[in-house]
Formats: sequence, C1' cells, structure tokens
RNA sequence: UUCUUAUCAAGAGAGGCGGAGGGACUGGCCCAAAGAUGCCCGGCAACCGGUUUUACACACGGUGCUAAUUCCAGCAGAGCAAGUGGGCUCUGGAAGAUAAGAA
Repeated sequence: UUCUUAUCAAGAGAGGCGGAGGGACUGGCCCAAAGAUGCCCGGCAACCGGUUUUACACACGGUGCUAAUUCCAGCAGAGCAAGUGGGCUCUGGAAGAUAAGAA
C1' cells in the first nucleotide's frame, strides 16, 4: 500500500507545553490570540492480547478515541413540499476513520 471482517447517534479536563491555522478531500457550515490543531499528563472506551470466578467482568499490555452523528452533503432510490424552485425526511451506496487478520 491492497484485500477481508467488524464498528462508527454513547463516552471523555476551568491541567501543562506551545504559538497558527484546524475540522481527510470538494462544497457548505463551524472551531481558533478569551490560544485552536499538535505534544505531554489526565480521562473515555473495550477491538486484540492477558487475568480470573469464563461474563453484560477487570483495565495489566498493544492500539484507538477525547468540539459539532464520521459536523452536514457529495452517488442512487423512495416519499413529501415547491413550481424557476432546486428544499425536507428516509433507505442503500461511495469515501473516510479505527481495530483484527491476510497478501
């Protein structure tokens, strides 16, 4: 990097460092010098391993996560509304993220 499977509506700090963009992409819409993103600590969760009294447990190890549903939509279909307006709801998909396994 690719493939397979599972999950993605819950949860998580008035902390420290640091100083400019950040929320994958595009379009929106947001966050950010009242300090975001990031790193550390703390925390959440329980995918894999581990332990045991074998489960709806524990949280010891490996990850992960810690604004907004994966922030919303991007493709297709259905219903409703509108009638120069292109909106609302739902379903499936695509893309993405994470874990475990494989090549």